[in-house]
């Protein structure tokens, strides 16, 4: 340096659920709390799913990065 990711270490994130709050909604954010995660960091570019709207065109607008790809940055080191 590359590959790989362990019955390792140091840290990191936090599903469902509950409370508060924002949103028409999908869902977001904060707190509690952990099912899990080696990118569960970041980016809606392709697909998928969900919501809204509608002129009904798989159109348009939005949500999910913890659905799958892709892009990009990055911790550790048994091998």
């Nucleotide at each position: 340096u590359a590959c790989a990711g362990a019955u390792a270490a140091a840290g990191c994130c936090a599903a469902u659920c509950c409370c508060g709050u924002c949103g028409u909604a999908a869902g977001g954010c904060g707190g509690g709390g952990a099912c899990g995660g080696a990118a569960a960091g970041c980016c809606a570019c392709g697909g998928a799913u969900u919501c809204g709207c509608c002129a009904c065109g798989u159109a348009c607008g939005a949500a999910u990065a913890g659905c799958c790809g892709g892009g990009u940055u990055g911790c550790c080191u048994u091998g």